[in-house]
RNA sequence: CGGGGAUUAGCGUAAUUGGCUAUCGCGCACGCUUCGGGUGCGUGAGAUUCCGGGUUCGAGUCCCGGAUCCCCGA
Numbered sequence: 001c002g003g004g005g006a007u008u009a010g011c012g013u014a015a016u017u018g019g020c021u022a023u024c025g026c027g028c029a030c031g032c033u034u035c036g037g038g039u040g041c042g043u044g045a046g047a048u049u050c051c052g053g054g055u056u057c058g059a060g061u062c063c064c065g066g067a068u069c070c071c072c073g074a
Stems, first nucleotide, its partner, number of pairs: 001073007010026003019057001028044005050066005
C1' cells in the first nucleotide's frame, strides 16, 4: 500500500430481504426462601447499536467517509 472481517448494556452474544417497545446468558440492585450465606424463584435497573454524514415514511441492518482491533497478500 491492496483485499477481507469485527465493533450492540459492566462482560459475552442474537436480531428473517429495513418494520411497531433491540434478544438472551452471566453479572448488578431489590424481594421471597435461610439463624446467616450459598442455591433456587420472582421483580427491576442498565444501550445515543464505535464516530460523522447520506438514503428512506422508517436504519443495528443499506450507501459514503473516518477510528480501533484481527486476518490474508504485496
Description:
Transfer RNA from Candidatus Buchananbacteria bacterium RIFCSPHIGHO2_02_FULL_39_17, 74 nucleotides, folded computationally. The sequence was found in a public genome assembly. Its mean pLDDT, the model's own confidence on a scale to 100, is 80. Rfam family: tRNA. From the family's description: Transfer RNA (tRNA) molecules are approximately 80 nucleotides in length.